[in-house]
RNA sequence: CAAGUAGCCAAGAUGGACUCGCUCCUUCCCCCCGGUUUACAGGGGUUUGAAGGGGAGGAAAGUCCGAGCUCCAAAGGGCAGGAUGCUGGGUAAUGCCCAGUCCCGGUGACGGGAAGGAAAGUGCCACAGAAAAUAUACCGCCCCGUCCCGCGUAUCGCGGAAUGCGGGGUAAGGGUGAAAAGGUGCGGUAAGAGCGCACCAGUACCCCGGGUGACCGGGGUAGCUUGGUAAACCCCAUCCGGAGCAAGACCAAAUAGGAAGGCUUCUGAGGACUGCCCGUCCAAGUCUUCGGGUAGGUCGCUUGAGGUGCCGGAAAACCGGUAUCCCAGAUGAAUGGACAUCACCCGGCCAUUACCCGGGUACAGAACUCGGCUUAUUGGCUGCUUGCCCG
RNA sequence: GGCGGCGUAGCUCAGGUGGCCAGAGCACGCGGUUCAUACCCGCGGAGUCGGGGGUUCGAAGCCCUCCGCCGCCACCA
Repeated sequence: CAAGUAGCCAAGAUGGACUCGCUCCUUCCCCCCGGUUUACAGGGGUUUGAAGGGGAGGAAAGUCCGAGCUCCAAAGGGCAGGAUGCUGGGUAAUGCCCAGUCCCGGUGACGGGAAGGAAAGUGCCACAGAAAAUAUACCGCCCCGUCCCGCGUAUCGCGGAAUGCGGGGUAAGGGUGAAAAGGUGCGGUAAGAGCGCACCAGUACCCCGGGUGACCGGGGUAGCUUGGUAAACCCCAUCCGGAGCAAGACCAAAUAGGAAGGCUUCUGAGGACUGCCCGUCCAAGUCUUCGGGUAGGUCGCUUGAGGUGCCGGAAAACCGGUAUCCCAGAUGAAUGGACAUCACCCGGCCAUUACCCGGGUACAGAACUCGGCUUAUUGGCUGCUUGCCCG
Repeated sequence: GGCGGCGUAGCUCAGGUGGCCAGAGCACGCGGUUCAUACCCGCGGAGUCGGGGGUUCGAAGCCCUCCGCCGCCACCA
């Protein structure tokens, strides 16, 4: 210098006599209410007025996980269903995070892994191939018999037997496939085969050492050699009740407390209760659809597993202590714009740069609140790796 | 704001149990028939199975993620 890799930071900056605009809060002014002898204290309103203060994000997004909170009586049991799946730790919790193990990818820094069980059972493995899983036998190899040939008088005996035929043995070799029943060598055999042996690979079991553990290192025994697929059903372990702030609570206004249908008819059916059952509760009705009315307000609503600084613990995620701060709460839905200077980019002018002129500044916007993940996206900084060049 | 469903030729839909498999109808093109057109007959083209990644020997179908479209949810009696 180039290419790569991991992590972190910012989210254009600054300015004020713009007395610019929107929204929320506090205080004052103003108005109202009742108490009171005035003083004074309390409550409410706020159209207009004054002062002060706050006002989008790292993803506010997707709504993919996990919680808080609210309602379903409490949140109970079983089945079904769903989720997760190496080990240890963190956390309110998680499918998230940190550290490690093993496997895979990369020269490397480093990255990825839904990483339990296929020896519980079931299913599937197209085409090709002999065979796709209780092994089997197309070509091949080997043995026996026979057709046939020779000899002996003989339909019988003996010997031979290329090709063919029949019976049997075999899994070495060939070929197929994504995948072929451990591999190599020696022995052995009619030919062969873990049939036997040596070495290698794997599996199961045992022992020793290290580690909290996943696991790692070493030694031994057993010919044990068992295909793949569970992001197929399934089995095992752990976890999960349902709905969601349009949850839910209160006030006000208005209408026809209407119609049809389902279930039930007094002690066990219906509903709460939701996929089902049990159990519990409600209690004579109840559910669904259609029709009718209102489209107003208050609370929930922002102080919270909260932010920042310092100290301490831990390898890290994270935890503890202490000081300090209050930092959006809209609902026909606020959070914006103008000017000046600077930074960067684009276009024009120009041979080029500078000056000048014009335009622009990534992705994108809260809607009950947090912790994560994923996706979108601009710029900068740092560590590390590899390659080349120079000293 | 919350919740649920769908995406396959130009259009409407099958296929969803991984392979035999990418199909049907309409539309389109060519040929035949006819004097000519239509009807009819025959042949043919047309697909990133919404995009990407993964599992698997193999994915339209299984898993993850992103994109697009559609639907439902207020209160009172």

Predicted 3D model of RNase P RNA and transfer RNA as a complex of 468 nucleotides. Its mean pLDDT, the model's own confidence on a scale to 100, is 76. Rfam match: Bacterial RNase P class A. The family's RNA type in Rfam is ribozyme. About the family: Ribonuclease P (RNase P) is a ubiquitous endoribonuclease, found in archaea, bacteria and eukarya as well as chloroplasts and mitochondria.